[in-house]
Molecule: Bacterial RNase P class A
Organism: Aliiglaciecola sp. LCG003
Formats: sequence, C1' cells, structure tokens
RNA sequence: GGAGUGGGUCAAGACAGUCGCCGCAUGCUGCGCAAGCAGAAUGGGGAGGAAAGUCCGGGCUCCAUAGGGCAGGGUGCCAGAUAACGUCUGGGCGGCGUGAGCCGACGACAAGUGCAGCAGAGAGAAGACCGCCUAAGCAGCAGUGCUUUGCACUGCGGCCGGUAAGGGUGAAAGGGUGCGGUAAGAGCGCACCGCACCGCUGGCAACAGCGUGUGGCAAGGUAAACUCCACCCGGAGCAAGACCAAAUAGGAUCUCGUAUGGCGUGGCCCACGUUGAGAUCGGGUAGGUUGCUUGAGCCAGUGAGCGAUUGCUGGCCUAGAUGAAUGAUUGUCGUCUCUUUGAGAUUACAGAACCCGGCUUACCGACCCACUCCAACU
Repeated sequence: GGAGUGGGUCAAGACAGUCGCCGCAUGCUGCGCAAGCAGAAUGGGGAGGAAAGUCCGGGCUCCAUAGGGCAGGGUGCCAGAUAACGUCUGGGCGGCGUGAGCCGACGACAAGUGCAGCAGAGAGAAGACCGCCUAAGCAGCAGUGCUUUGCACUGCGGCCGGUAAGGGUGAAAGGGUGCGGUAAGAGCGCACCGCACCGCUGGCAACAGCGUGUGGCAAGGUAAACUCCACCCGGAGCAAGACCAAAUAGGAUCUCGUAUGGCGUGGCCCACGUUGAGAUCGGGUAGGUUGCUUGAGCCAGUGAGCGAUUGCUGGCCUAGAUGAAUGAUUGUCGUCUCUUUGAGAUUACAGAACCCGGCUUACCGACCCACUCCAACU
C1' cells in the first nucleotide's frame, strides 16, 4: 500500500431569531366551602437504534389453582449467566476458509412401528445384469497315450453352480489399502489405518489422548416421521384492572293511591289495551379519572470473573399523548449533487402508546479500536 475479519460509537445537521403544539414545576388572577377548574406569565422537558415485525421470555393485573397424574405445547452437545428465554457467554464436536474468523434443531433409529419417487439384478440381516471362475457334481464332443467294447490325461463349449474383487444403477449397494490365499473370489487369513468395546489418564462435564488390550467388524439412511428419554410450561391481557358517574330503559325498598281512577294509542269523544304516582338506593352504559412511567433504570469510579454478568460507592431523573403533541419559518455556517464566479437539495431506514430483556428484518453514511492475509522496503 492492497484485500479482508471481528467489535464499538454517532446516525446530517449545528447555532441564533420569530411563531406554534403536548406534558411538568413555580408563583399570579378569576371561580369554588373545599378538592379542584379556567386563564395568561416564567422556567424546564419533548421519538429510535431499530420506536418496526409482534416471533420468544419476564414484570404487572384479573381469573383459576391442596397435591399428583393424563392429554397438549415447547426446548434438546456440555458448563455457566440471568427475573426468564428458543437469548447471551465460555467450552466440546462437525463443516467451510491460507488466515483473522464464520456456520451448525448438534439427545436416541442397537426399544418398537413406519417411510424411501425414478433408476437398478438387488434398498436391508440384500443382490448375480455385465464381468470373472468351472475346483466339486451331471451329460457330451474332440485330441493324445495305453495293457483298446475300456481306462487315464488334455482341451472345448453346455447344464447345475461359485464369486460382492471390477463394471453398471442410485443420494445411498453391508469398512479402506496392501500382501497372502483361491478355480475365481471374499476379513477367508495377516499387517497397517479406521470402527466398536474395555481399561487407564486429563477434564465439573460435553469430550479428548493413550494401550505389544479385546473383537473380524455389527440390523445402512430417515425422529422440522410416529415414538422414546430428559427438562420446562395454568388462562387472558393496559381494550388487563381499579375508581367516579349523566340521560334513557329496566330492578329493589318505602310512602301515597284503589278502578266511574291513572297510563298508552298525537289532541278531543268513543273504543281497546294496560295498571298507577312519588321518593330513596344499588348495578350498569356514555363520559371522566387512574393504571402511566423511579425502572431487572442511566452515568462515572472501583472490586470479582477468561467472559456473559455481578457486588459496592457517588451522582442523575431523561416523552407520557389518547381523532393521538414532538412542528413551521428566516438568517449564518456545514454537508451533498450538478452543466461549478453559480444553481439546487438537505434526502438513509424509519414515528413512542403499560414497562423491560432478547431475536429477526430495514438502513444514506461517518468515525474509532483490535486482528488476519498478500506485496514491497528498512
């Protein structure tokens, strides 16, 4: 210098002026017995790293709940962190990368059941299509020899067979390499490698290493297939829940009334139907208040730990709306773009809704730290 890996911070505007919007505090004015309400003033605060998706986990609230089991759902290498988690940290194993590093639902198919298209001879304690072989068995042909109606040997194809080395099919064909062995072959035998078991050593463990150790070696794949094993899980959600509380309708109690009455059918008459009036109380709707932001909180220092995280000390208070505020505009500076004495834009992804911890997804960019590889120079 180039190419990369991991992590962090900020997140395109800044400052000043003017005018607004939503909370809070203070004092003032008006109303009110008061609680409080209204008005204007001053001061101070007012979106994010993801506020998003609503996918996990917890707090909080109400309901249910003695304890246990079944069903159902979830998680799944080991150890730890945590309020908890499917998250995070450290480690193991496997895969990828020269490397820094990255990725992995990573328990059990040797409990049982199931599944495997096409191709292929055969797909599970398998299989003979091509190839290889003809030692054994059967029946022939040819040749040679001899002691010639026969016997022996050799050769040739055939039948019955053997063979899992090689080819071929397939995602996958029942350890690999070599030597021996054989008719040809084969863990059939042996050596080495691999594998399983056993033992020892190290480690909390997952697991790793070692052995003149044992075994010729095994029923392969698939559990985001049923299943088995271990562990975890009650339901609904701030539209939870609590409080105040009109109008209308209905309810309860008390009092009054008693049918030639009252009420309804617009009014009146008739007719028909029905049973009334007043007061008080309670539930409950609209509406309002609360829950609401002081919290597993943030910052700084320091101790423990490899780390996630956690202890202590000090400091700080940092949105709380509800048809839903967080804005508009002017100037200067900055940034970016272009056709550059200038003009234009200010633009990423995106907008809180009970709160918090995660994950995932979106994203213009700027800066910082650590590390790796390559090349050159000293």